Predicted 3D model of a 122-nucleotide RNA (SAM riboswitch aptamer (S box leader)) from uncultured Chthonomonas sp. Rfam family: SAM riboswitch aptamer (S box leader). About the family: The SAM riboswitch is found upstream of a number of genes which code for proteins involved in methionine or cysteine biosynthesis in Gram-positive bacteria. The coordinates come from a structure-prediction model, not an experiment, and the mean pLDDT is 81. It was read from a public genome assembly, where an Rfam model found it.
RNA sequence: UUCUUAUCAAGAGUGGUCGAGGGAUCCGGCCCUGUGACGCCACAACAACCACCUUGUCAUCGUAUGAUGAUAAGGCAGGUGCUAAUUCCGGGCAGUACCGACUGCCAACUGCAAGAUAAGAG
Numbered sequence: 001u002u003c004u005u006a007u008c009a010a011g012a013g014u015g016g017u018c019g020a021g022g023g024a025u026c027c028g029g030c031c032c033u034g035u036g037a038c039g040c041c042a043c044a045a046c047a048a049c050c051a052c053c054u055u056g057u058c059a060u061c062g063u064a065u066g067a068u069g070a071u072a073a074g075g076c077a078g079g080u081g082c083u084a085a086u087u088c089c090g091g092g093c094a095g096u097a098c099c100g101a102c103u104g105c106c107a108a109c110u111g112c113a114a115g116a117u118a119a120g121a122g
Stems, first nucleotide, its partner, number of pairs: 001122008013043005021032003026091004044083001046081001049079002052075010087114001092112005
């Protein structure tokens, strides 16, 4: 950096450091921020994707104790992640609903796209 799959309305902060912007990108909104944000470091917390452990079921192998794989439930916290606001909200594409001569304003739901994280593959 690319692809695939899954999840994204829940949950969880203190201290130190830095010094001006930050909330992914562009636009709009809204918000956080010199009562020091964002970032970084330490510790703590949250969650449970992967790993590990236990049990059940199914499949394959084995004469058999069993082994391997899949799956469900539970445990643990080793590898990641995460700790303002739904992924802060809207915008792009498609569909439905509403409105409608045109323009303008306002605006609901679903899926996709985009993004984030994990696991796997390149």